[in-house]
RNA sequence: UCUGAAACAAGGCAAAUCCGUCGAAAGGCGGAGACGCAAAAUCACCGGCCUACCGGAGCGCAAUCCCGCGACUCCCAUGGCAGCGGAAUCCCCAGG
Numbered sequence: 001u002c003u004g005a006a007a008c009a010a011g012g013c014a015a016a017u018c019c020g021u022c023g024a025a026a027g028g029c030g031g032a033g034a035c036g037c038a039a040a041a042u043c044a045c046c047g048g049c050c051u052a053c054c055g056g057a058g059c060g061c062a063a064u065c066c067c068g069c070g071a072c073u074c075c076c077a078u079g080g081c082a083g084c085g086g087a088a089u090c091c092c093c094a095g096g
Base pairs, nucleotide, nucleotide: 001096002095003094004093012037013036017032018031019030020029021028022027035083041089042088045086046085047084048081049080050079055075056074057073058072059070060069061068
């Protein structure tokens, strides 16, 4: 530095679900729990996906506008997902 995940050694992580907690949500964190994982380690840079508090537009209340309100509709990432793919960085074992 490349290839592999069949085997060996040391191990590591932890899906769903449940409980607690933070959050508007997506989701995060802690505990229980293991579906799986050689990068299921790190990183939101690119693509993708999720969410929509705030903000914008509409509709309605309700009445021309403003203001206000809403179990309503649409838009919006500045919020997330690394266990979706790629890039980057680092790592166990075996082989070259």